[in-house]
RNA sequence: GCGGGGGGCUGGAUGACCGCGCAGCCUUCGGGUCGCGAGGAAAGUCCGGACUCCAUGAGGCGACGAUGCCGGGUAACGCCCGGCGGGGGUAACCCCAGGGAAAGCGCCACAGAGAACAGACCGCCCGCGUUCGCGUGGGUAAGGGUGAAACGGUGGGGUAAGAGCCCACCGGAGGGCUGGCAACAGACCUCGCAUGGCAAGCCCCAUCGGGAGCAAUGCCGAAUAGGGACCGCGCGCGGAGCAAUCCGCAGGGCCGCCUUGCCCCAGCAGGUCCGGGUAGGCAGCUAGAGCCGGUCGGCAACGGCCGGACCAGAGGAAUGGUCAUCCAGAGGGGGCAACCCCUUGGACAGAAUCCGGCUUACAGGCCCCCCGCAUGA
Numbered sequence: 001g002c003g004g005g006g007g008g009c010u011g012g013a014u015g016a017c018c019g020c021g022c023a024g025c026c027u028u029c030g031g032g033u034c035g036c037g038a039g040g041a042a043a044g045u046c047c048g049g050a051c052u053c054c055a056u057g058a059g060g061c062g063a064c065g066a067u068g069c070c071g072g073g074u075a076a077c078g079c080c081c082g083g084c085g086g087g088g089g090u091a092a093c094c095c096c097a098g099g100g101a102a103a104g105c106g107c108c109a110c111a112g113a114g115a116a117c118a119g120a121c122c123g124c125c126c127g128c129g130u131u132c133g134c135g136u137g138g139g140u141a142a143g144g145g146u147g148a149a150a151c152g153g154u155g156g157g158g159u160a161a162g163a164g165c166c167c168a169c170c171g172g173a174g175g176g177c178u179g180g181c182a183a184c185a186g187a188c189c190u191c192g193c194a195u196g197g198c199a200a201g202c203c204c205c206a207u208c209g210g211g212a213g214c215a216a217u218g219c220c221g222a223a224u225a226g227g228g229a230c231c232g233c234g235c236g237c238g239g240a241g242c243a244a245u246c247c248g249c250a251g252g253g254c255c256g257c258c259u260u261g262c263c264c265c266a267g268c269a270g271g272u273c274c275g276g277g278u279a280g281g282c283a284g285c286u287a288g289a290g291c292c293g294g295u296c297g298g299c300a301a302c303g304g305c306c307g308g309a310c311c312a313g314a315g316g317a318a319u320g321g322u323c324a325u326c327c328a329g330a331g332g333g334g335g336c337a338a339c340c341c342c343u344u345g346g347a348c349a350g351a352a353u354c355c356g357g358c359u360u361a362c363a364g365g366c367c368c369c370c371c372g373c374a375u376g377a
Stems, first nucleotide, its partner, number of pairs: 001373010012326007020037003024033003039348001043359002046357005051213004064209005069083005084098001085096004099204002104202002106198003121144002123140007152170006171193001172191004177186003217283004227274005232268002236249005251265003291308007327346001329344006
């Protein structure tokens, strides 16, 4: 210098004018004044919590859902850190739902002869026949072909040709040993090799998990309507009776419908009182498992200690606009050049109880570490 890998920061500045929200102060209640006023993701609402209400005697079993190598971190997690194993890359580094397939069931498309108690298309070898093209009977699974996958791999011996048939190495299984907290790794001994893959199909095993969410929830609480108690006035329809009352019928309390039985009740633009809810008001509501710096422990995530800073929090919701100058950036012109002039111009987005994560969006700019190649001193 070129190419690449990992991590972090920033994402316009200043001023003037106009405007918006909240809090304080003043007010002649019209307003005035002063201070403060979005983010790294405020987003998706995908995980984990705090908080609140509801449910719940405890334990076990089952169902359903989630998670799934090992160790650690954390309030907790499906997050993070460090390892292990597998895969990719020359490397820095990146990726992996990564428990169990000898518990059971299921599936394995297309192609191919054959896809799970294997199989023989081409080929190879042997016998027989032959019109010398081949046909036929058998052996074989080394070679070819198909496939994501073909029942260990490579080489040698062996054989008619072949085959773990035999041998060496690799792989695999079993066993104890060593190292490691562990996942796992290593060497050794035995076994000729034995049951291929898929669990992101069901399933098995282990661990975890009550429900709803700040429109949660608590307090105060009108007008109107409705509910209850008492008072006042009144007492369904028809019939009998002077009347008290009696008989019949109908309605409601009464709850799927029907039948039967029992008890109770009935109206009012009336008055007084009581309780519930609504509108509205207040709380929850922002100082926190939080942030910054230092130091100690730890490889790290993170933790301990010390110091420091903190002003959106309203209500379906304010945080905006214009101009000027400047700063990046882009385009054009002039100049040998330094530079000058003109134009343009700053992404994604936006609080709604709060916190820890993950994921997604993001113009441009800056910084740090590492790897490969080339070159120079």

The RNA shown here (Bacterial RNase P class A) has 377 nucleotides and comes from Paracoccus onchidii. NCBI's taxonomy places the organism under Bacteria, Pseudomonadati, Alphaproteobacteria, Rhodobacterales, Paracoccus. Its Rfam family is "Bacterial RNase P class A". The family's RNA type in Rfam is ribozyme.